Transfer RNA from a Patescibacteria group bacterium, 73 nucleotides, folded computationally. Its Rfam family is "tRNA". The prediction has a mean pLDDT of 83. RNAcentral holds the sequence, with entries from ENA and MGnify.
RNA sequence: GGGUCGCUAGUUCAUCGGCUAGAACGCUUUCCUGAUAAGAAAGAGGCGCGUGGUUCGAUUCCACGGCGACCCA
Numbered sequence: 001g002g003g004u005c006g007c008u009a010g011u012u013c014a015u016c017g018g019c020u021a022g023a024a025c026g027c028u029u030u031c032c033u034g035a036u037a038a039g040a041a042a043g044a045g046g047c048g049c050g051u052g053g054u055u056c057g058a059u060u061c062c063a064c065g066g067c068g069a070c071c072c073a
Stems, first nucleotide, its partner, number of pairs: 001072007010025004018056001027043005049065005
């Protein structure tokens, strides 16, 4: 330098254009217990890498850029 893939809660990941975006683990509170662990219930936590474009509507499609991984040279 060229190519492919990825980027969404603290972490690991879902999400066929209708999303006031979900799950597990973690975190908080309560219940249970003599007390822990385990278990049960409830809750907080993201505006989805950035900027444009397409669309009635974009996390989802397209372009450019950024970051990361891998392959080729």